[in-house]
C1' cells in the first nucleotide's frame, strides 16, 4: 500500500560574541568574547566484579570497573559589521517500507 520513522536535496525562517590591537597586509599574530556546524565531558538508570555479617541462599547496603542523553559543561575545531556559514523549526519532492 488513502504509507510511520528515518536519510536526501530544494524552498522559507534561524540566536550570540571585536567592524578591537599589530605588521611583513595574509588562511599571519596578540589579547577579549561567543556557542547553534562537528568534537569532547555526564544526571538517573542499567549491567559486571569484589569485600563485610551468624550454617546457606538471594535481595538490599558498600567499594570498584563499564555502559549511559541534551539547545547543560568544556571551547578542541568553529565563530565574532555584511556577507557565508548555522543546530533546530517548516514545506515540496525523491528514497525508504514500520503498524494496522
Nucleotide at each position: 500500500a488513502u504509507g510511520a520513522a528515518a536519510g536526501a536535496a530544494g524552498c522559507g525562517g534561524g540566536a550570540g560574541a571585536g567592524u578591537u590591537c599589530c605588521c611583513u597586509c595574509g588562511a599571519g599574530g596578540a589579547c577579549a568574547c561567543c556557542g547553534a556546524a562537528g568534537g569532547c565531558g555526564u544526571a538517573a538508570u542499567u549491567c559486571a566484579a569484589a569485600g563485610a555479617u551468624a550454617g546457606g541462599c538471594c535481595a538490599a547496603u558498600u567499594u570498584u570497573g563499564a555502559a549511559g542523553a541534551a539547545a547543560c559543561g568544556c571551547u578542541c575545531a568553529g565563530g565574532u559589521c555584511c556577507a557565508a556559514g548555522g543546530a533546530c523549526c517548516g514545506u515540496u519532492u525523491c528514497u525508504g517500507g514500520a503498524c494496522a

A computed fold for a 100-nucleotide RNA from a Halobacteroidaceae bacterium, annotated as Glycine riboswitch aptamer. The sequence was found by an Rfam model in a public genome assembly. Of the family's consensus pairs, 90% are formed in the model. Lineage of the source: Bacteria > Bacillati > Bacillota > Halanaerobiales > Halobacteroidaceae. Rfam family: Glycine riboswitch aptamer. Rfam's curators write: This family represents the bacterial glycine riboswitch. Glycine riboswitches usually consist of two metabolite-binding aptamers domains with similar structures in tandem.